This is a predicted structure of an 88-nucleotide RNA (Glycine riboswitch aptamer) from Litorivicinus sp. The source organism's lineage runs through Bacteria, Pseudomonadota, Gammaproteobacteria, Litorivicinaceae and Litorivicinus. Its Rfam family is "Glycine riboswitch aptamer". About the family: This family represents the bacterial glycine riboswitch. Of the family's consensus pairs, 90% are formed in the model.
RNA sequence: CGCGACACCGCGGGAGAGGCAUUGCUAUGAUGCCGCCGAAGGAGCAACCGACCCGGAAACUCUCAGGCACCCGGACCGCCCUGUCGUU
Numbered sequence: 001c002g003c004g005a006c007a008c009c010g011c012g013g014g015a016g017a018g019g020c021a022u023u024g025c026u027a028u029g030a031u032g033c034c035g036c037c038g039a040a041g042g043a044g045c046a047a048c049c050g051a052c053c054c055g056g057a058a059a060c061u062c063u064c065a066g067g068c069a070c071c072c073g074g075a076c077c078g079c080c081c082u083g084u085c086g087u088u
Base pairs, nucleotide, nucleotide: 002087003086004085005084006083007082010079011078012077013076018034019033020032021031022030023029035068036067037066041064042062043061044060048056049055050054
């Protein structure tokens, strides 16, 4: 220097799900009822794995939280900066 892994900053892409009523400063606001979504976060589980008394996962499951015009957010993917580790 190249390659790989991880972490951070930045950029880009990024799904799903709503009605009714009341109020009204008319702000897709606020409140209430019922319904719904899963890809922040959180929680749970295997006939699999392990050093096996027990422990460990997810895009699976549950919806506590969050969300259901737009914006914001958004797992994950790609690019990039810097750093750490490993390797040729």